The part of an RNA shown here (large-subunit ribosomal RNA, domain II) has 718 nucleotides and comes from an Acidimicrobiia bacterium.
The coordinates come from a structure-prediction model, not an experiment, and the mean pLDDT is 82.
Context: one part of a larger RNA
RNA sequence: GCCGACGAGUUAGCAGUACGUGGCAAGGUUAAGGCGUUAGCCGUAGCCGCAGCGAAAGCGAGUCUUAAUAGGGCGUCUAGUCGCGUGCUCUAGACCCGAAGCCGGGUGAUCUAUCCAUGGGCAGGGUGAAUCGAGGGUAAGACCUCGUGGAGGCCCGAACCCACCAAGGUUGAAAACUUGGGGGAUGACCUGUGGAUAGGGGUGAAAGGCCAAGCAAACCCGGCGAUAGCUGGUUCUCUCCGAAAUAGCUUUAGGGCUAGCGUCGCGUGUUCCACGUUGGAGGUAGAGCACUGAUUGGGUAAGGGGGCCUACAAGCUUACCGACCCCACUCAAACUCCGAAUUCCAACGUGCCACAGCGCGGCAGUCAGACCAUGGGGGAUGAGCUUCUUUGGUCAAAAGGGAAACAGCCCAGAUCGCCAGCUAAGGUCCCUAAGUCUGGACUAAGUGGGAAACGAUGUGGAAUUGCAUAAACAGCCAGGAGGUUGGCUUAGAAGCAGCCAUUCCUUGAAAGAGUGCGUAACAGCUCACUGGUCGAGUGGUUCUGCGCGGAAAAUGUAACGGGGCUCAAGUCCAGCACCGAAGCUGCGGGAAUCCAUCAAGCUCGACUCGGUCCUUCGGGAUCGAGUCCAGGCGGUGGAUUCGGUAGGAGAGCGUCGAGCGGCCAGCGAAGCGGCGGCGUGAGCCAGCCGUGGAGGCCGCUGGAGUGAGAAUGUCGGC
Numbered sequence: 001g002c003c004g005a006c007g008a009g010u011u012a013g014c015a016g017u018a019c020g021u022g023g024c025a026a027g028g029u030u031a032a033g034g035c036g037u038u039a040g041c042c043g044u045a046g047c048c049g050c051a052g053c054g055a056a057a058g059c060g061a062g063u064c065u066u067a068a069u070a071g072g073g074c075g076u077c078u079a080g081u082c083g084c085g086u087g088c089u090c091u092a093g094a095c096c097c098g099a100a101g102c103c104g105g106g107u108g109a110u111c112u113a114u115c116c117a118u119g120g121g122c123a124g125g126g127u128g129a130a131u132c133g134a135g136g137g138u139a140a141g142a143c144c145u146c147g148u149g150g151a152g153g154c155c156c157g158a159a160c161c162c163a164c165c166a167a168g169g170u171u172g173a174a175a176a177c178u179u180g181g182g183g184g185a186u187g188a189c190c191u192g193u194g195g196a197u198a199g200g201g202g203u204g205a206a207a208g209g210c211c212a213a214g215c216a217a218a219c220c221c222g223g224c225g226a227u228a229g230c231u232g233g234u235u236c237u238c239u240c241c242g243a244a245a246u247a248g249c250u251u252u253a254g255g256g257c258u259a260g261c262g263u264c265g266c267g268u269g270u271u272c273c274a275c276g277u278u279g280g281a282g283g284u285a286g287a288g289c290a291c292u293g294a295u296u297g298g299g300u301a302a303g304g305g306g307g308c309c310u311a312c313a314a315g316c317u318u319a320c321c322g323a324c325c326c327c328a329c330u331c332a333a334a335c336u337c338c339g340a341a342u343u344c345c346a347a348c349g350u351g352c353c354a355c356a357g358c359g360c361g362g363c364a365g366u367c368a369g370a371c372c373a374u375g376g377g378g379g380a381u382g383a384g385c386u387u388c389u390u391u392g393g394u395c396a397a398a399a400g401g402g403a404a405a406c407a408g409c410c411c412a413g414a415u416c417g418c419c420a421g422c423u424a425a426g427g428u429c430c431c432u433a434a435g436u437c438u439g440g441a442c443u444a445a446g447u448g449g450g451a452a453a454c455g456a457u458g459u460g461g462a463a464u465u466g467c468a469u470a471a472a473c474a475g476c477c478a479g480g481a482g483g484u485u486g487g488c489u490u491a492g493a494a495g496c497a498g499c500c501a502u503u504c505c506u507u508g509a510a511a512g513a514g515u516g517c518g519u520a521a522c523a524g525c526u527c528a529c530u531g532g533u534c535g536a537g538u539g540g541u542u543c544u545g546c547g548c549g550g551a552a553a554a555u556g557u558a559a560c561g562g563g564g565c566u567c568a569a570g571u572c573c574a575g576c577a578c579c580g581a582a583g584c585u586g587c588g589g590g591a592a593u594c595c596a597u598c599a600a601g602c603u604c605g606a607c608u609c610g611g612u613c614c615u616u617c618g619g620g621a622u623c624g625a626g627u628c629c630a631g632g633c634g635g636u637g638g639a640u641u642c643g644g645u646a647g648g649a650g651a652g653c654g655u656c657g658a659g660c661g662g663c664c665a666g667c668g669a670a671g672c673g674g675c676g677g678c679g680u681g682a683g684c685c686a687g688c689c690g691u692g693g694a695g696g697c698c699g700c701u702g703g704a705g706u707g708a709g710a711a712u713g714u715c716g717g718c
Stems, first nucleotide, its partner, number of pairs: 001718006011092003015089010027048003033042003052059002062074004095233002098230001102223006113197009122187001124156003127152001132147005160184003164181005199215001201211003236652006246259005260366002262363007270354001271356001273351009286338001287336002292332003296328004303321002305318004369395005375388004400411003415589004420585003426579003429563003435576001437575006448565001454549002458546010475533005481506003486500003512527001516525002590642009601633003605628010653707001655704002658701007671691005676685003
């Protein structure tokens, strides 16, 4: 890992509550216990209901408040109760598995830590302390030399002990090792045996180390099914409906409670919703500056500053500042003289009759939301960012078609079947279903098929304006002069370094006291301007369509899905076809709800007749027949609906016992294998063959150890 088996909402309580159903009913019912014996019968203590109000005394269909006979609160105007079943709650382990831990009582020092007692071990080599002796030396010493001696947590190095480095090993030879080096090796040394210390305790040359391969509190059993607002898992089917990820509060934020939103039942019966009309609410968008503030320029001007003057007062002046006021220009979430659209409220009218609305009750789930569009806050007018809003949408819980692929985008909501049709979004050259469709225009950039400020005689359209047959624009030919080298400055400044100047005058067709290049300065080349030649358009500006540049990234084209596309297969305008979905339609089947109708059967109730029993003579109980009303099951027809997570509601299938009834079976039960068939599904089965060898099936009722794929599930097998 696979296969098989096992594996999770149970049980109890005179608990609570609701619904269903049954008995009795202003009543209902027993508990313990007893009797009888398995059918039951007693047992009335208690409980619930029949009356409430008040804190209570208390009063009572009322009562409390109060001075109140006023008002108001809670009541009165009746249905309960006891079983059974089901949903949920409470108390219990309470759907199952899962802690780390806490406490109690015990078991451990054969590992290891320290200690105690008693034993054992340490090849060999080196060094050479004290002491002592001798000699020297001294007054005596000290001291010196030589020898002797054999000290030392001394040196080198085996056994022994340790474990510093490296390599190997790392499903190991080994749950800590091997190999090669390394450290200690007479010591705080190593070691045998016996003994001591025990769990908040020991022991510790101290690392929270060690206390039997795991110790910041050992192990075993018990309290114990501790607790777990946490994670995981939770087993058959079909049908109807179908959420939430919000508010408030919370030692609360991944939990909860109430409300909101779902479902089911009962009630109400259009109250919902949409549109229209009428009447109201409001201060947003926008706009404005009348208020509050901000704000630019000008005018006027109080006041202030500077200067002059001055004993003071006053005065004069100013290219300084400048309130108020006036003119013109602006800004605001916490400004408003104004002010929409949308929205909200009410009434009326019309439409709509749906799993609309509202009320009461049973059961929930939800409290991490996501993106898109819209209006805001935060951020950087960043984020697949964050937080609100209103609102909306989709996903969540939604499949199908489109967007190459792609929860949240576009189209559209899948009851089932069909080798039928029409469409939506999006598409129609090939991949690939459908136009190489029609008419007109644009683009030349493969723009399309990624991007800004900014830049540009790209190119199309529109408008406006200058010049032009009295000849424009461009080209070519020619002129472009004189006073004068204007003045100043300067070494020089001559049109052309720089400064100044209403920048003049003359001749002329025209020619600047000069547009650029150039020189040291001149010179020289040009331009403006003018004539000629030529002969028809040529310049400027604005708006606009489509293009161009701006444009750099990591494997490989790689920024159309690809091929490929240029009067398009690109873009814009207009048009006609077609394709295209689980949408819509057609045909057929199913289910739910509602409506209509039908009558065979069953049933509550009412009435009539008849029989039986009881009777307080009013009647009651029961049986049979007939009639009537309404409902349910059923048949037929019609309408609507049938995606779905959490979740609510309903109807069923199957397994194992039990009771009753009916059946099968050695002429072969169950089980197993094969063939075949039925049902919407869980599933079921007539019949046949084989195996098997003794029990089994159907109907009704009642009851559960009742359904497996997941839990790092448990056990077994491979």